[in-house]
RNA sequence: GAAGGGGACUCUGGAGAAUCUCUUAAAUGAGUGCCGAAGGUGCAAGGGUAAAACCGAAUCUCUCAGGCAAAAGGAUAGAGUAUAAAUU
Repeated sequence: GAAGGGGACUCUGGAGAAUCUCUUAAAUGAGUGCCGAAGGUGCAAGGGUAAAACCGAAUCUCUCAGGCAAAAGGAUAGAGUAUAAAUU
């Protein structure tokens, strides 16, 4: 110097479920029914212990949080920008 590549930033795409009921000028608030893709909970194999505890993935699971017209948000996918480490 080149490759490498975690995370970061920018652009584009991005699902589900109520434009429900009551109240209110509107919001807030209350009720019922739902959704699974921010975040969070739980655990299989395996590890661990004398035995337990414990560690331990997901778009699975729960529905706490969040959401159920649009907007916003959005796991995640593609492209781009600069860039850490191991390694070559």
Molecule: Glycine riboswitch aptamer